[in-house]
RNA sequence: GAAGCACGCCAGACCGCCGCUGGUGCAAUCUGGGAAACCAGGCACUGGAGGAACGUCCGGACUGCACAGGACAGCGUAGCAGCUAACGGCUGCCCACCGUGAGGUGAGGAUUAGAGCAACAGAGACGAGGGCAAUCUCUACGCGCAGCAAUACCAAGUAGGCCAACGUUGAUGUGGUUCCGCAGAGUUGGCGGGUAGGUAGCACCGAGCCGUGGUGGCGACACCCGGCCCAGAUUAAUGGCGGUCACGCUGCAGGGGCUCGCAAGAGCUUCGGCAGUGCACAGAAUCCGGCUUAUCGGUGUGCUUCACUU
Numbered sequence: 001g002a003a004g005c006a007c008g009c010c011a012g013a014c015c016g017c018c019g020c021u022g023g024u025g026c027a028a029u030c031u032g033g034g035a036a037a038c039c040a041g042g043c044a045c046u047g048g049a050g051g052a053a054c055g056u057c058c059g060g061a062c063u064g065c066a067c068a069g070g071a072c073a074g075c076g077u078a079g080c081a082g083c084u085a086a087c088g089g090c091u092g093c094c095c096a097c098c099g100u101g102a103g104g105u106g107a108g109g110a111u112u113a114g115a116g117c118a119a120c121a122g123a124g125a126c127g128a129g130g131g132c133a134a135u136c137u138c139u140a141c142g143c144g145c146a147g148c149a150a151u152a153c154c155a156a157g158u159a160g161g162c163c164a165a166c167g168u169u170g171a172u173g174u175g176g177u178u179c180c181g182c183a184g185a186g187u188u189g190g191c192g193g194g195u196a197g198g199u200a201g202c203a204c205c206g207a208g209c210c211g212u213g214g215u216g217g218c219g220a221c222a223c224c225c226g227g228c229c230c231a232g233a234u235u236a237a238u239g240g241c242g243g244u245c246a247c248g249c250u251g252c253a254g255g256g257g258c259u260c261g262c263a264a265g266a267g268c269u270u271c272g273g274c275a276g277u278g279c280a281c282a283g284a285a286u287c288c289g290g291c292u293u294a295u296c297g298g299u300g301u302g303c304u305u306c307a308c309u310u
Stems, first nucleotide, its partner, number of pairs: 001306010012245007020048007030041004050281001055291001057290005062147004074143005079093005094108001095106004109138002114136002116132002151200004161191006172183005208228004213224004247278006254271007
């Protein structure tokens, strides 16, 4: 210098104006909506998308239901040892395969029972011997079912249910002139369940986040120390405009260098200027740990192979 391997990091920055949305405090206990439950409204301070919030694939927390014990069925996992709340995740080691290598990949239990399949040999395979479990099967281990539209509470209207009182000895409704008509089998009150609607779950002191912090461990990780409190709806918030700077691309005119050329000039490279334009994949929805997939570009660390120089 070229080509690679592994592990990361960033995902434009700042200022001004105008919004959207959550929380806390203060205040009239006021106003509006609503039958109610409850919701909204002012001012000040303050928080407001990601590395994948994607997929919803795996595991858990949480909630409801179920649950004597055992077995079968069904589903899943599969080297050995560990980490973890748990896992099909992660770490270390072994083995197999791929790569010159850094490294990568692995569906890595069993053909001692049975079936099936292909192969060898052979005229012929029923059998004997060997192979395949990414076909059934066997072995060991694990798994109750459903999921925040879970679930809990408050609670209209309408319809239906139950109870009580009154009622064909006329309740009750209704028309007119306190009495006469007409209709007439229900009327009134209470209770309870459910629905619409509302609140909680749910924005979290937590398997929490941060630290070139310490101790132990090869490591995943554990323990300790210090600091922090960090989005959250269902009308579904996290945005818009302007300016300055940074970065990429394109164009224009120009300066420097190198190569080719007699020359005119051409090509490559670099520097700043002006103008235009662009800035990936993607948007939380009960929460958390993983895995998978998508991603313009920039950047750091360690390592490998080849070539050259000293």
The RNA shown here (Bacterial RNase P class A) has 310 nucleotides and comes from Acidovorax sp. The source organism's lineage runs through Bacteria, Pseudomonadati, Betaproteobacteria, Burkholderiales and Acidovorax. The sequence is in RNAcentral, with records from ENA. Its mean pLDDT, the model's own confidence on a scale to 100, is 79. Rfam family: Bacterial RNase P class A. From the family's description: Ribonuclease P (RNase P) is a ubiquitous endoribonuclease, found in archaea, bacteria and eukarya as well as chloroplasts and mitochondria. By type it is a ribozyme.